[in-house]
């Protein structure tokens, strides 16, 4: 230097234009128990990687940067 792929919650990921962004595991409180773990119940959770752009609406499409992970040279 060229090409592709990924970037969403503490982790691991789903959601691919339609109007409050979820799921599991995790954390924190309760039930049960002598106690702890299991089990169940409830709470907590994000400037959807960052500027700009198209659109009545953008995590989602486009561009340009920035990270990591492949190829090729």
């Nucleotide at each position: 230097g060229g090409g592709g792929g990924c970037g969403u919650a503490g982790c691991u990921c789903a959601g691919g234009g339609g109007u409050a962004a979820g799921a599991g595991c995790g954390a924190c409180g309760g039930u049960c128990u002598c106690a702890u773990a299991a089990a169940c119940c409830g709470u907590u959770g994000g400037u959807c990687g960052c500027u700009g752009g198209u659109u009545c609406a953008a995590a989602u499409c486009c561009a340009g940067c920035c990270g990591c992970c492949c190829c090729c040279a």
Predicted 3D model of a 73-nucleotide RNA (transfer RNA) from a Candidatus Altarchaeales archaeon. It matches the Rfam family "tRNA". Its family is annotated with triplet codon-amino acid adaptor activity in the Gene Ontology. The family's RNA type in Rfam is transfer RNA. Taxonomically the source falls in Candidatus Altarchaeales (Archaea, Nanobdellati, Candidatus Altarchaeota, Candidatus Altarchaeia). RNAcentral holds the sequence, with entries from ENA.